[in-house]
RNA sequence: GAUAGAGGCGCGGUUUUCAUCAGUACGAUACAGCCACAGUCUGGCGGACUGCUGUAUGGAAAAGGGGAAACCGCCGAAGAUGUAUCCUUAGCCGGAGGAUUUAUCUGGGACGUAUGCAGAAUAUGCUGCGGACUGUCACGAUGAUGUGGAGCGCUAUC
Numbered sequence: 001g002a003u004a005g006a007g008g009c010g011c012g013g014u015u016u017u018c019a020u021c022a023g024u025a026c027g028a029u030a031c032a033g034c035c036a037c038a039g040u041c042u043g044g045c046g047g048a049c050u051g052c053u054g055u056a057u058g059g060a061a062a063a064g065g066g067g068a069a070a071c072c073g074c075c076g077a078a079g080a081u082g083u084a085u086c087c088u089u090a091g092c093c094g095g096a097g098g099a100u101u102u103a104u105c106u107g108g109g110a111c112g113u114a115u116g117c118a119g120a121a122u123a124u125g126c127u128g129c130g131g132a133c134u135g136u137c138a139c140g141a142u143g144a145u146g147u148g149g150a151g152c153g154c155u156a157u158c
Base pairs, nucleotide, nucleotide: 001158002157003156004155005154008075010074011073012072013071014070015069016068017067018066026059028057029056030055031054032053033052034051038050039049040048041047043093044092045091078106079105080104081103082102084100085099086098087097088096089095107134108133111130112129113128114127116126117125118124136149137148138147139146
């Protein structure tokens, strides 16, 4: 240097299906109120439009996120934060989302925690912190079961 592997409730993706989202958004009818010096579209500006709000009745979603199953790619698998470029939300600003690139951090899963962030949510995800567990290497023990490090690591073969 190349190839092949290991850590386990292991990581990520796609499809199908189920619940939630929600009797919500939205739409129809009726009544009432406001109405161009008004109101809606919106986080703001500009612009556009003529309707907007409430109650009652009938109808009635979707996306993201989640569970299950199957399949696929894998073991920096992957995730987070930041830089740069492009796209969408659009007429502009801000914000949000996606793709690529690059820098830094994180061995791994679980549990607990934070008036943390995202989210409709008590689901879930991410991040920080905590003590255990677990895998790996180094040093040290064998009267031992410890200490420390990080995946650009470790093991095997050539």

About this RNA
Lysine riboswitch aptamer from uncultured Lachnoclostridium sp., 158 nucleotides, folded computationally. Of the family's consensus pairs, 98% are formed in the model. Lineage of the source: Bacteria > Bacillati > Clostridia > Lachnospirales > Lachnoclostridium. Its Rfam family is "Lysine riboswitch aptamer". Gene Ontology term of the family: lysine biosynthetic process.